RNA sequence: GACCGGACGGUCGCUGUAGCGCUUUCGGGUGCGACAGAGGAAAGUCCGAACUCCGCAGAGCAGUGUGCCGGAUAACGUCCGGGACGUCCGGUUCAAGCCGGAUGGACGGAAAGUGCCACAGAAAACAUACCGCCUCAGCCGCAAGGCCGGGGUAAGGGUGAAAAGGUGCGGUAAGAGCGCACCGCCGCGACAGUAAUGCAGCGGGCAGGGCAAACCCCACACGGAGCAAGACCAAAUAGGGAGGAAGUUCCGCUUCGGCGGGACACGUGCCGGCUCGGUGCGUCAAACCUUCGGGUAGGUCGCUAGAGCCGCGCAGCGAUGCGCGGCCCAGAGGAAUGGCCGUCCCGCCGCAGCAAUGCGGAGGACAGAAUUCGGCUUACAGGUC
RNA sequence: GGGCGCUUAACUCAGCGGUAGAGUGCCAUCUUCACACGGUGGAAGUCAUAGGUUCGAAUCCUAUAGCGCCCACCA
Repeated sequence: GACCGGACGGUCGCUGUAGCGCUUUCGGGUGCGACAGAGGAAAGUCCGAACUCCGCAGAGCAGUGUGCCGGAUAACGUCCGGGACGUCCGGUUCAAGCCGGAUGGACGGAAAGUGCCACAGAAAACAUACCGCCUCAGCCGCAAGGCCGGGGUAAGGGUGAAAAGGUGCGGUAAGAGCGCACCGCCGCGACAGUAAUGCAGCGGGCAGGGCAAACCCCACACGGAGCAAGACCAAAUAGGGAGGAAGUUCCGCUUCGGCGGGACACGUGCCGGCUCGGUGCGUCAAACCUUCGGGUAGGUCGCUAGAGCCGCGCAGCGAUGCGCGGCCCAGAGGAAUGGCCGUCCCGCCGCAGCAAUGCGGAGGACAGAAUUCGGCUUACAGGUC
Repeated sequence: GGGCGCUUAACUCAGCGGUAGAGUGCCAUCUUCACACGGUGGAAGUCAUAGGUUCGAAUCCUAUAGCGCCCACCA
């Protein structure tokens, strides 16, 4: 890492299916025998979908998620292959580095901007001079040197998680990419590769510390709710109370009371945070929304034939796909899948035995379907490869 | 079954990258004849657990554990 996760038989029950018999208020109830009856995680509900409802039409912002590249897939934050990077081990080198093997991961951007980097430390990102090193002037001293002030210096010390390329040689007053070699880095980049990327070569003394599981930027994706979704039947009640808003104008008809239509405005519902847009209804009285109450907690469908399982073949490095053949494998609804007995299996303990073994005992995990799939994560006695 | 939230001292809560705080309670002491009130001082925490990001985690991310809340239909 993969797989299995006690086996067989008897007996007493439980749930479902179809059959037969009896019964019925025609909804059903009941008896008989037959067949079927939990998992690798059924779990957490962490992702992704199917399915169902909510839409007269959407757009922008906000928000959330993902994040190297390519592929697989219905889809995914999953899986497969590849790349770069880190860690460990071995070899090699003065060292840096390089080569080989193993292994790890939430692996875009820190060169768009903002922010943070406590304490310590001289200095924490516009670099900096505490000790030290070197030098100059002055003073002291016979001298070595010391004191004081100015300047040079990032090699060495010290602080820190992190100190502004590394190693070596040269160079220098001391130093320093100051110069050179190698390595690293930056820019261009022939060539290889679908791409990530690798890399010949050329140019550049080196700029640009870390943090994005900080805000953010970039790219991509995303409407919301969930089977207590939702559909139908039946029963019952008070189809009840309270609260919530907004009008002007024009035209036509007129029996002069009004009625119809248009424009703009306003209120409110509709895709759920906002805006715009669209649209329905309304503008003095209903509908609608919120809330307080009331009633019923019955049945049917959704509901199990599916991105299904098994075997073989083909394509592919692989995830996976395609083809053929075979199979039907829980569908309950406070919720079935269990108990006991016997035989065997597994390891443990005790006794007997030199041992093989025998006898006796307690035990065999995690956990349990609730609309259904694909993953991830977590739990797990023991066993096999 | 499904959807949310919380966990910091004995209790109720604040703190949301840089040494864990407040109020009540508790303990000691002063005051009082004694108690209460009041004054002064003090103790008490694996920030639920584990792993990760970071120099650094109560705080950010992930997993686990415990606790709590909401969701039926009819008119």